[in-house]
RNA sequence: AAUUAAAUUUGGCAAAGCAUCCGAAAGAAUGUGACGCAAAACUACAGGGCCUUUUGCAUGGCAGCCAGUUGCAGGA
Numbered sequence: 001a002a003u004u005a006a007a008u009u010u011g012g013c014a015a016a017g018c019a020u021c022c023g024a025a026a027g028a029a030u031g032u033g034a035c036g037c038a039a040a041a042c043u044a045c046a047g048g049g050c051c052u053u054u055u056g057c058a059u060g061g062c063a064g065c066c067a068g069u070u071g072c073a074g075g076a
Stems, first nucleotide, its partner, number of pairs: 012037002017032004022027001035064001041069003047066002049062003
């Protein structure tokens, strides 16, 4: 790309960037925007790992890193 067969749903979440805002920072929130995800839902005091470190020590942060728990759909 072509052919054949099937066909319930036609949805959900949302990266980076940008704007505003909180924070010492990592990073978070809201809006915009879609890189992607069939668990990109929840869990950071069940565990590992990573990041920041104001102020000496994390009682800080990341689950869209692994992992644990749970859920939805389906003709197959």
Predicted 3D model of a 76-nucleotide RNA (c-di-GMP-I riboswitch aptamer). The coordinates come from a structure-prediction model, not an experiment, and the mean pLDDT is 77. It matches the Rfam family "c-di-GMP-I riboswitch aptamer". Gene Ontology term of the family: cyclic-di-GMP binding. The sequence was found by an Rfam model in a public genome assembly.